The RNA shown here (SAM riboswitch aptamer (S box leader)) has 105 nucleotides and comes from Sporolactobacillus shoreicorticis.
RNA sequence: UUCUUAUCUAGAGUGGCGGAGGGACUGGCCCGAUGAAACCCGACAACCUGCCUAUGUGCAAAGGUGUUAAUUCCAGCAGAUGAUCCAAUGUCUGACAGAUAAGAA
Numbered sequence: 001u002u003c004u005u006a007u008c009u010a011g012a013g014u015g016g017c018g019g020a021g022g023g024a025c026u027g028g029c030c031c032g033a034u035g036a037a038a039c040c041c042g043a044c045a046a047c048c049u050g051c052c053u054a055u056g057u058g059c060a061a062a063g064g065u066g067u068u069a070a071u072u073c074c075a076g077c078a079g080a081u082g083a084u085c086c087a088a089u090g091u092c093u094g095a096c097a098g099a100u101a102a103g104a105a
C1' cells in the first nucleotide's frame, strides 16, 4: 500500500508544554490569543489481550493499539417519501468516501 471482517448517535482534563492553526477531501458550518496543531501526563473505551463457576449485555485493565468539541460536525452518490407552478428544501434507507481494530497478501 491492497484485500477481508467488525465497529463508528455512548464515554473521556479548569493539567503541563507549545505559539497559529485545526475539524481527512470538496462545499458548508464551526473551533481557535478566554490559546489551534504537535508532544508529555492524566482520563475514557475494551478491538487484540488476561481471568472465570466460561461463550455471558461476564469480570479485569498489566501489555499492543485507539480515542479524548460538535453523530464520522452536516452534506456529497442513489432510491423512497412529504410539500411545491418552478426553484430552494424536510424525513428515511442504502451505497461511496473516511477513521479504528484484528487478520491476510
Stems, first nucleotide, its partner, number of pairs: 001105008013041001015040002021031003025076004042068003047064002049060003052056001072097001077094006

Its Rfam family is "SAM riboswitch aptamer (S box leader)". Rfam links the family to the GO term regulation of gene expression. NCBI's taxonomy places the organism under Bacteria, Bacillati, Bacilli, Caryophanales, Sporolactobacillus.